[in-house]
Context: one part of a larger RNA
RNA sequence: GGAUGAACGCUGGCGGCGUGCUUAACACAUGCAAGUCGAGCGAAGCACUUAGGAAAGAUUCUUCGGAUGAUUUCCUAUUUGACUGAGCGGCGGACGGGUGAGUAACGCGUGGGUAACCUGCCUCAUACAGGGGGAUAACAGUUAGAAAUGACUGCUAAUACCGCAUAAGCGCACAGCAUCGCAUGAUGCAGUGUGAAAAACUCCGGUGGUAUGAGAUGGACCCGCGUCUGAUUAGCUAGUUGGUGAGGUAAAGGCCCACCAAGGCGACGAUCAGUAGCCGACCUGAGAGGGUGAUCGGCCACAUUGGGACUGAGACACGGCCCAAACUCCUACGGGAGGCAGCAGUGGGGAAUAUUGCACAAUGGGCGAAAGCCUGAUGCAGCGACGCCGCGUGAGCGAAGAAGGCCUUCGGGUCGUAAAGCUCUUUUAUAUGGGAAGAUAAUGACGGUACCAUAAGAAAAAGCCCCGGCUAACUACGUGCCAGCAGCCGCGGUAAUACGUAGGGGGCAAGCGUUGUCC
Numbered sequence: 001g002g003a004u005g006a007a008c009g010c011u012g013g014c015g016g017c018g019u020g021c022u023u024a025a026c027a028c029a030u031g032c033a034a035g036u037c038g039a040g041c042g043a044a045g046c047a048c049u050u051a052g053g054a055a056a057g058a059u060u061c062u063u064c065g066g067a068u069g070a071u072u073u074c075c076u077a078u079u080u081g082a083c084u085g086a087g088c089g090g091c092g093g094a095c096g097g098g099u100g101a102g103u104a105a106c107g108c109g110u111g112g113g114u115a116a117c118c119u120g121c122c123u124c125a126u127a128c129a130g131g132g133g134g135a136u137a138a139c140a141g142u143u144a145g146a147a148a149u150g151a152c153u154g155c156u157a158a159u160a161c162c163g164c165a166u167a168a169g170c171g172c173a174c175a176g177c178a179u180c181g182c183a184u185g186a187u188g189c190a191g192u193g194u195g196a197a198a199a200a201c202u203c204c205g206g207u208g209g210u211a212u213g214a215g216a217u218g219g220a221c222c223c224g225c226g227u228c229u230g231a232u233u234a235g236c237u238a239g240u241u242g243g244u245g246a247g248g249u250a251a252a253g254g255c256c257c258a259c260c261a262a263g264g265c266g267a268c269g270a271u272c273a274g275u276a277g278c279c280g281a282c283c284u285g286a287g288a289g290g291g292u293g294a295u296c297g298g299c300c301a302c303a304u305u306g307g308g309a310c311u312g313a314g315a316c317a318c319g320g321c322c323c324a325a326a327c328u329c330c331u332a333c334g335g336g337a338g339g340c341a342g343c344a345g346u347g348g349g350g351a352a353u354a355u356u357g358c359a360c361a362a363u364g365g366g367c368g369a370a371a372g373c374c375u376g377a378u379g380c381a382g383c384g385a386c387g388c389c390g391c392g393u394g395a396g397c398g399a400a401g402a403a404g405g406c407c408u409u410c411g412g413g414u415c416g417u418a419a420a421g422c423u424c425u426u427u428u429a430u431a432u433g434g435g436a437a438g439a440u441a442a443u444g445a446c447g448g449u450a451c452c453a454u455a456a457g458a459a460a461a462a463g464c465c466c467c468g469g470c471u472a473a474c475u476a477c478g479u480g481c482c483a484g485c486a487g488c489c490g491c492g493g494u495a496a497u498a499c500g501u502a503g504g505g506g507g508c509a510a511g512c513g514u515u516g517u518c519c
Base pairs, nucleotide, nucleotide: 001519002518003517004516006515007514008513009512010511013391014390015389016388017387018386019384020383021349026347027346028345030344031343032342035091036090037089040088041087044084045083046081047080050077051076052075053074054073055072056071060067061066098302099301100300107227108226109225110224111223112222113221114220117219118218122215123214124213125212126211127210128209130164132162133161139154140153141152142151143150144149170195171194172193173192174191176189177188178187179186180185200207201206228274229273230272235265236264237263240262241261242260243259244258245257247255277299278298279297280296281292282291283290284289304325305324306323307322308321327338328337329336330335355381357380358379359378363377364375365374366373367372394424395423396422397421404415405414406413407412428460430455431454432453433452434451438446463508464507465506466505467504468489469488470487474503475502476501477500478499484491485490
């Protein structure tokens, strides 16, 4: 000098764009952050349509017996619904959002490999969808419990569940031939045996279902190289290293197990200890390098602590389940409930870091045929000079160089065209009026915002640090090795340009200094 997620002191007008718990991965009140589909399903409620039945019954006719029968109520069946909230079922809750604790590791970066793999939704292609069955929630009844939550009996549906049939093609096993490969082998052809599917809905337009192949996307695993410090850590290792076999997995593999062998790693730093998420990037520097890993993007890991699996295409799952532990809460003491490292917000810690805001209008995501619903993702607004950038705090004329301050050799000098005064202008701010784009078929949170016009008036808007040398800028008074200053050298003990104040001056400016950290 540059930089900063900064803090502190003094000061502070406006706007734009960014950015804001670096500490306790400390504990959390409250609200919200993941739902959706009635075009999968039954039942209930509500409203509606139609039909039948029952009851009441205006009116009219009457031979007074009755007939007619508008209308109302109830029951049964039926139709419809942008309806309601539970339930079964489907898809999504593995994305999006947070944090950086752990991890020195194939975690990350980079380059390869899988002849050792999986892939819901999506795209393309081929083929198919025949015929049956038994349940169960909801619901009703009984019942246990303070609650959370159950138990038993009975009824019912499906795109829920289970057999059967079908098999062109497909999987598996066996053996054959051909081609190819770096080995295990890969591919193709024909053969034998064997095995496994399905679901309908519809507004008739479609939307779905099953099997197989291919693609796309996403993931899994393996390998080469690179990836902090310490030798005042030198030896480490028994599933350890390898083999055979079996198991397990989507898949190779001590991944796991039985047996066998005795290996494997290490001064090219094993092991141990400390520290740390990694990268694109960011800061600095002429570069080489050094430092950092906030915001934004990619990957990884975690979700109170530890462990475990279930479901599923995908998790060993932040707002799912089970167990254990600590903590908090409820309790009728028998037993239960909870997890902000989501967005706000609270306490605590700290030098220090924001609103319990608005909206789904846009972009994107989930569900749905769609309308649409949900979305603290996101878009916006609020707060903070925290940073960067832009603008303003007026312009011109104005010497009797006014008054006043300070200095003075008492003549004067200086603040100083500075002020006053005169003449103008009105950015920003204020007030009034108009008023977007962003999104269009329609729909605008932002927002009566940006922007535009008009009005009045210099009106409402300057500070901070420094002045011995380095280093731009000097005098007076006070103080008297005191009080104090200080980045280094050093100032101060009676004439201090170095302390304090004043005048003057220098620098930067809505900031200026100080402190911390990095080059």